Large-subunit ribosomal RNA, domain VI from an Armatimonadota bacterium, 266 nucleotides, folded computationally. Model confidence (mean pLDDT): 87 of 100. NCBI's taxonomy places the organism under Bacteria, Bacillati, Armatimonadota. Its Rfam family is "Bacterial large subunit ribosomal RNA".
Context: one part of a larger RNA
RNA sequence: CGUUGGAGGCUUGAGGGAAGCCACCCCCAGUACGAGAGGACCGGGGUGGGCGGACCUCCGGUGUACCUGUUCUCACGCCAGUGGGAUACGCAGGGUAGCCGUGUCCGUAACGGAUAACCGCUGAAAGCAUCUAAGCGGGAAGCCGCUCCCAAGACCAGGCCUCCUCGAGGGUUAACCUGCAAGGCCCCUGGGAGACUACCAGGUUGAUAGGCCGCAGGUGUAAGGCCAGUAAUGGUCUAAGCCGAGCGGUACUAACAGGCCGAGCG
Numbered sequence: 001c002g003u004u005g006g007a008g009g010c011u012u013g014a015g016g017g018a019a020g021c022c023a024c025c026c027c028c029a030g031u032a033c034g035a036g037a038g039g040a041c042c043g044g045g046g047u048g049g050g051c052g053g054a055c056c057u058c059c060g061g062u063g064u065a066c067c068u069g070u071u072c073u074c075a076c077g078c079c080a081g082u083g084g085g086a087u088a089c090g091c092a093g094g095g096u097a098g099c100c101g102u103g104u105c106c107g108u109a110a111c112g113g114a115u116a117a118c119c120g121c122u123g124a125a126a127g128c129a130u131c132u133a134a135g136c137g138g139g140a141a142g143c144c145g146c147u148c149c150c151a152a153g154a155c156c157a158g159g160c161c162u163c164c165u166c167g168a169g170g171g172u173u174a175a176c177c178u179g180c181a182a183g184g185c186c187c188c189u190g191g192g193a194g195a196c197u198a199c200c201a202g203g204u205u206g207a208u209a210g211g212c213c214g215c216a217g218g219u220g221u222a223a224g225g226c227c228a229g230u231a232a233u234g235g236u237c238u239a240a241g242c243c244g245a246g247c248g249g250u251a252c253u254a255a256c257a258g259g260c261c262g263a264g265c266g
Stems, first nucleotide, its partner, number of pairs: 001153001005164007015150004021049007033038001050108006059101004066094005071086006111145003118138004168178003183261004187203005208254003211250005217243003224237005
């Protein structure tokens, strides 16, 4: 820009894409077969590998400053207690969310249709025979469906529901200009969305983010006092103190103030 008034939702599916794997074990059955040795078809059940998708309950990583320990050094006058530097965490032990796999779940199944080689029925030409010439069946991991994903720019531009509105002013009455509807955008607070954009949740009739409160969760018993010990240190108040991202609550802070676009007799 188009889709022939303008919007907000929900969709149909022309068409396109993805997927399609394999092994072993058990039953049938030590049956059919075979002198024996050996040992099935058909059908059913299960396990595993590969590949793919999703997820984080479990297991296991990461988690750069969440907690703790600790060395050297500098600073806060000193002790105590803290903070800075030592890597772009000083080193070390753990670790929430998120992101992950080695973890978990699911799929790779079943079914239908038309067929290939091939196997048939009926059957002439050719009194026989013949699956074929007329006609009718069966038959593949393959083909077309079925499953999942995208999809109406599918220009034959689809469908359904709901909302707005039938006309104000100007105009050379014709394009057109201005204002207003539903609605949308800008802007702002943010996000399990994201390169930007887009998308999504919100914008005071508000829980969108921050703060605060509670909980979960992580560290692992703070500081200070008291007690014991000459002291290092230990005990106790104390499962303490601290605490990113998680779950919930609460308008304390910030989503303010405002601007723009947007139909009209087809």